[in-house]
Molecule: Bacterial small signal recognition particle RNA
Organism: Firmicutes bacterium UBA4795
RNA sequence: GGUUGGGUCUUGCGCGACGAAGACUUCUGAACCGUGUCAGGUCCUGACGGAAGCAGCACUAAGGAAAUCUCUUCGGGUGCCGCAAGGGUGCCUGAUUUGA
Numbered sequence: 001g002g003u004u005g006g007g008u009c010u011u012g013c014g015c016g017a018c019g020a021a022g023a024c025u026u027c028u029g030a031a032c033c034g035u036g037u038c039a040g041g042u043c044c045u046g047a048c049g050g051a052a053g054c055a056g057c058a059c060u061a062a063g064g065a066a067a068u069c070u071c072u073u074c075g076g077g078u079g080c081c082g083c084a085a086g087g088g089u090g091c092c093u094g095a096u097u098u099g100a
Stems, first nucleotide, its partner, number of pairs: 001097008009086006015079002018075006025066004034059004042051003
């Protein structure tokens, strides 16, 4: 020098980390304009009984806080990752062959 394979390159698909947002879990959370239960008191009743219902308590809504086990979505100069296709100018590398 020749042939051939791989990597680097491009695209697509997939998987996993990272980042963001959301869901989930826990806590908190309504003077009145949430629910339930409604002491006291109020009203109706001849009485028996009933009605509405403040405070309180409980459960929560919107919201706020905490922590990542998990789940979803999005993202890319993410990854000595995997597969396929493309590219063969250049660089690196393996095998083989020929000549000096």